């Protein structure tokens, strides 16, 4: 001081928060279980968000095999704040495989 397909999608999962649904309270109307309106994520949970360092799958991509179509093999590693920022909000999101560490 510098390289790398350290690549893209998709699904799902750790995690997250609370707009919507659903739950629990408390008011109120209606009249007996409906129905509004606030408040709770310190509510197990639907829907949502979602991993560079989580998983799986397709393509992809590197070599072989007389080989743009087929097949096979391979796709290693990765320690990390602080602060911002979006959507209702949050966060292992995004800045970011960053600063920095080694």
């Nucleotide at each position: 001081a510098u390289a790398a397909a350290a690549g893209u999608u998709u699904u799902a999962u750790a995690g997250g928060g609370u707009u919507c649904c659903g739950u629990a309270g408390u008011u109120g109307a209606a009249a007996u279980u409906u129905u509004a309106a606030c408040u709770g994520g310190u509510c197990u949970g639907g829907u949502c968000c979602g991993a560079g360092a989580u998983a799986a799958a397709a393509c992809g991509c590197a070599c072989a095999g007389u080989a743009u179509u087929c097949u096979g093999u391979g796709u290693u590693c990765a320690c990390g704040g602080a602060a911002g920022g979006a959507c209702a909000a949050a966060a292992g999101c995004c800045u970011g495989g960053g600063a920095g560490a080694u």

A computed fold for a 102-nucleotide RNA from Romboutsia lituseburensis, annotated as Guanidine-I riboswitch aptamer. It matches the Rfam family "Guanidine-I riboswitch aptamer". Rfam links the family to the GO term regulation of gene expression. From the family's description: This family represents a conserved RNA structure found upstream of the ykkC and yxkD genes in Bacillus subtilis and related genes in other bacteria. The same sequence occurs in records of 2 taxa. Its mean pLDDT, the model's own confidence on a scale to 100, is 81.